[in-house]
RNA sequence: CAGGGGGCCAAGGCAGCCGCUGCUUCGACUUCGCUCAGCAUGAGCGGGUUGGAGGAGAGGAAAGUCCGGGCUCCACGAAGCAAGGGUGGCGGGUAACGCCCGCCGGGCGAGGGCUUACGGGCCUGAGCUCAGGGAAAGUGCCACAGAGAGUAUACCGCCGAUGGAGGCUAAACCUCACAGGCAAGGGUGAAAGGGUGCGGUAAAAGCGCACCGGGGUUCUGGCAACAGCGCCCGCAUGGCAAACCCCACCCGGAGCAAGGCCAAAUAGGGGUCUCGCGCCGCCAAAUCUUCGGAUGACGCGGCAGGAACGCUUUGUUCUGAGAGACCCGGGUUGGCUGCUUGAGCCGCGCAGCAAUGUGCGGCCUAGAUGAAUGGCUGCCACUGCACGGCAGGUCUGCUUGCAGAUACCGCGCGCAGGACAGAACCCGGCUUAUGCGGCCCCCUGAUGU
RNA sequence: GCCCCCGUCGUCUAGAGGCCCAGGACGCCACCCUUUCAAGGUGGAAAUCGCGGGUUCGAAUCCCGCCGGGGGCACCA
Repeated sequence: CAGGGGGCCAAGGCAGCCGCUGCUUCGACUUCGCUCAGCAUGAGCGGGUUGGAGGAGAGGAAAGUCCGGGCUCCACGAAGCAAGGGUGGCGGGUAACGCCCGCCGGGCGAGGGCUUACGGGCCUGAGCUCAGGGAAAGUGCCACAGAGAGUAUACCGCCGAUGGAGGCUAAACCUCACAGGCAAGGGUGAAAGGGUGCGGUAAAAGCGCACCGGGGUUCUGGCAACAGCGCCCGCAUGGCAAACCCCACCCGGAGCAAGGCCAAAUAGGGGUCUCGCGCCGCCAAAUCUUCGGAUGACGCGGCAGGAACGCUUUGUUCUGAGAGACCCGGGUUGGCUGCUUGAGCCGCGCAGCAAUGUGCGGCCUAGAUGAAUGGCUGCCACUGCACGGCAGGUCUGCUUGCAGAUACCGCGCGCAGGACAGAACCCGGCUUAUGCGGCCCCCUGAUGU
Repeated sequence: GCCCCCGUCGUCUAGAGGCCCAGGACGCCACCCUUUCAAGGUGGAAAUCGCGGGUUCGAAUCCCGCCGGGGGCACCA
């Protein structure tokens, strides 16, 4: 320098002018609210409008809302089971995750090396990728084609040793392809019950053997997934679980328009449902009466319950019959809170391969609500294009310090460009969008030193 | 802001892994019928199944990610 691959950073800077939204502070105004005093009226506090000063003001994705949490309300005795949903190699990280890190296994892999019978084969290889549990628990599906598609099959084909028939009466031999044998070859298909070679045979076949592949198992190593060596098994049960399902693990629901408080307004309405309206004593209306009495409204007192106050026990006051959910109808389109200090950010150190954890020090960094965070100008920086020029570098020539060339590097002038996109309760991830740039690492090749 | 649903000829729709290079109705085009139009009859065209990836031998259908559209959710009595 070229090719291939991986990771990360930044999201232009400075100045001037004009604006926007909160906050702090100092004024001015105010037919606003509360409290106090009061004859008018004034004072204090708060709000609103406005002016001055100070200080702050979007992101790496603020996006999609796809996962996981915090927070809030609702539901709920505990545990278990069922239903529904999700996740899925192993280990670790984490508040948690479907995320991240490391490892294992499968597939791919620019390129390189060795070999070759030039078809290929073997080894290596930065890295990429995997929804990667179970198909010998069960059910289901595998269209068309094809003989056969799931306790496999026999269309073409091969054979016909053996048996049969015939050629001759017999044997040998030959013919037929009847009984039958085979699955090598052809053909179908996405897929046809290991592959290559040798032996074997009538023809064949793991039928036998060698190598490769596969399965089981002892031992060894590893926390484990798994790997390796040895031995055994001729190989017996194809694919699909992003089909039902089985196994292991996880999950209550809703969402800041959650939730709480205040104000305004109205037909302060109607319907359905749920829970409740307790106990004792005194007084006693009224009712019933066998005239003995029984039930006992209203009222009073106490206890229990509920509400408020209060730091707890104790206690004080009030309440004493209604409260809640949903639907229909009606009204309003206001304010405060939740709200931004948090699994926070930065720097250094330590532990760890890493994700990450931890110690110390420092910092405070938007809280808007039709919703602010912007616009213009100048200079600098970056990139691209065009231009003619300079001659630093480079090259050539020689008269050796001059001349010439220069497309590339460098310098100068001019023009143009700057993406995706806008917080809305807050975090951790994932996914998607993103112009021009910058940095680092790995593999391979070429050239130079 | 949050939650839910949908996407197939011009329009409305069927489809649930192969029988579907997707069927039907209305509309469109051509022809027949009619003196002509309508109605009727026959035939035809018209779909990247919103887009991209994956699973599978095979995807409109199953899974994932985007894109577009629609609907609902305020408070008070």